[in-house]
The prediction has a mean pLDDT of 77. This is a predicted complex of two RNAs, RNase P RNA and transfer RNA, with 469 nucleotides together.
RNA sequence: GGAGUCGGCCGGGCGGCCGCGGGGCUUUGGCCCCGAGGAAAGUCCGGGCUUCGCAGGGCAGGAUGCCGGAUAACGUCCGGGCGGGGCGACCCGAUGGAAAGUGCCGCAGAGAACAGACCGCCGAUGGCCCUCGGGCACAGGCAAGGGUGAAACGGUGCGGUAAGAGCGCACCGCGGUGCCGGGUAACCGGGCCGGCACGGCAAACCCCAUCCGAAGCAAGGCCCAGUAGGACGGAUAGGCGCGGCCCGCGUCGCGCCCGAAAGGGCAGUCCGUCGGGUAGGCCGCACGAGACCGGCGGCGACGUCGGCCCCAGAUGAAUGGCCGCCGCGAGGGAGUAAAUCCUCCUCAAAGAUUGAAUCCCUCGCACAGAACCCGGCUUACAGGCCGGCUCCAUUG
RNA sequence: GCGGGCAUAACUCAGUUGGUAGAGUGCGAGCUUCCCAAGCUCGAGGUCGCGGGUUCAAGUCCCGUUGCCCGCU
Numbered sequence: 001g002g003a004g005u006c007g008g009c010c011g012g013g014c015g016g017c018c019g020c021g022g023g024g025c026u027u028u029g030g031c032c033c034c035g036a037g038g039a040a041a042g043u044c045c046g047g048g049c050u051u052c053g054c055a056g057g058g059c060a061g062g063a064u065g066c067c068g069g070a071u072a073a074c075g076u077c078c079g080g081g082c083g084g085g086g087c088g089a090c091c092c093g094a095u096g097g098a099a100a101g102u103g104c105c106g107c108a109g110a111g112a113a114c115a116g117a118c119c120g121c122c123g124a125u126g127g128c129c130c131u132c133g134g135g136c137a138c139a140g141g142c143a144a145g146g147g148u149g150a151a152a153c154g155g156u157g158c159g160g161u162a163a164g165a166g167c168g169c170a171c172c173g174c175g176g177u178g179c180c181g182g183g184u185a186a187c188c189g190g191g192c193c194g195g196c197a198c199g200g201c202a203a204a205c206c207c208c209a210u211c212c213g214a215a216g217c218a219a220g221g222c223c224c225a226g227u228a229g230g231a232c233g234g235a236u237a238g239g240c241g242c243g244g245c246c247c248g249c250g251u252c253g254c255g256c257c258c259g260a261a262a263g264g265g266c267a268g269u270c271c272g273u274c275g276g277g278u279a280g281g282c283c284g285c286a287c288g289a290g291a292c293c294g295g296c297g298g299c300g301a302c303g304u305c306g307g308c309c310c311c312a313g314a315u316g317a318a319u320g321g322c323c324g325c326c327g328c329g330a331g332g333g334a335g336u337a338a339a340u341c342c343u344c345c346u347c348a349a350a351g352a353u354u355g356a357a358u359c360c361c362u363c364g365c366a367c368a369g370a371a372c373c374c375g376g377c378u379u380a381c382a383g384g385c386c387g388g389c390u391c392c393a394u395u396g
Numbered sequence: 397g398c399g400g401g402c403a404u405a406a407c408u409c410a411g412u413u414g415g416u417a418g419a420g421u422g423c424g425a426g427c428u429u430c431c432c433a434a435g436c437u438c439g440a441g442g443u444c445g446c447g448g449g450u451u452c453a454a455g456u457c458c459c460g461u462u463g464c465c466c467g468c469u
Base pairs, nucleotide, nucleotide: 001392002391003390004389005388006387007386008385009384010383012326013325014324015323016322017321018320020035021034022033023032024031025030037367041378042377044376045375046374047373048372049216050215051214052213056247057246058245059244061212062211063210064209065208066080067079068078069077070076081095082093083092084091085090096207097206101205102204103201104200105199118146119145120142121141122140125139126138127136128135129134154172155171156170157169158168159167173196174194175193176192177191179190180189181188182187220283221282222281223280230274231273232272233271234270235269236268238252239251240250241249255266256265257264258263290309292307293306294305295304296303297302327365328364329363330362331361332360333359334358338354339353340352341351397468398467399466400465401464402463403462406421407420408419409418415452423439424438425437426436427435445461446460447459448458449457
């Protein structure tokens, strides 16, 4: 210098004037303070909070899935293992189980799951011919080589054989392991055993392990007014709840009249429909798993201690407009240095083209905007800044 | 605020235990007819909304995203 990789940050700045939402003070003139984001977004996860009975057991359903840790919790984060990609920094992985069971593997191909013989190799043994080298056909043997496929029942080499084959051996791979060592563990290394038995798919059903009640601030509570001590229908000795289902369970009730009885009526309770309201007010609602700075512990996520600060709360919904200066970007104009071309024997000048610096004008300043709050994930984002690391080339 | 569905040829739609995408209408050519329509035959036409992932293989399974539609309160 070039190429790359990872992490962090900013995302217009300052001033003046006029406005908008909230809070405080007020001598009602006004004054002071605060006022969007890293994603406020998508609503994909988790938690707080609130109500449904301070909610037990099982089933169904859903989610997650290597190991250890962090955390209020998580599908998030951190560290590690394993597999894959990259020369490397580094990146990616829904990464439990396929010897519990079921299912699928199209086309091609001889054969697709405890397989198979199309081309091919051999034809030692048995048969025939023979010039005794050999040749021919069949029975038969084989799976090395070719070919198909995503995938063909280990690979390479040597031996072996008629040809071959884990048939034998060495190395590699694979599987197993009451073994040894390291590690908290996932797992890794070694030893020993086994000639190899066990193809792939679980983001197919499924099995195993762990976790999960539902609804959502329009939750929910209080106050005011009105319908309304409403109407109709049904059930009733059981009703309701038991969150989707079942069980265990909880709570309320089992009253009065008429009648010989059957039954009927009333009250109470519960359910349904109609009717009324839905431009009311306040709380919830802004001090919190809080922000910033520093110390300590930890590789880290994070924890803890100290200091300091109070930092949006609207409800058709505020956070904006104008002016000045500056920054950045784009376009246009003026324009010098410089470069190239041309004229040329050579150089310069002139001319033509391009055009830094500088000046002027215009436009723009990404993605997007709180609505109960918080931790994550994902997605969008013009332009810019800082830092770590890797590879290549060159110079000293 | 809470939830659900759809996107496949020019148009309307099929496409299930994942196996290489069709139907009708329309379009083009031919046959038939004196000509047209109807009818018959043949043909063209597809990034399966987009981007990733799983798998040998994805319209189908999973994740993200874009657009449209619908329901509850």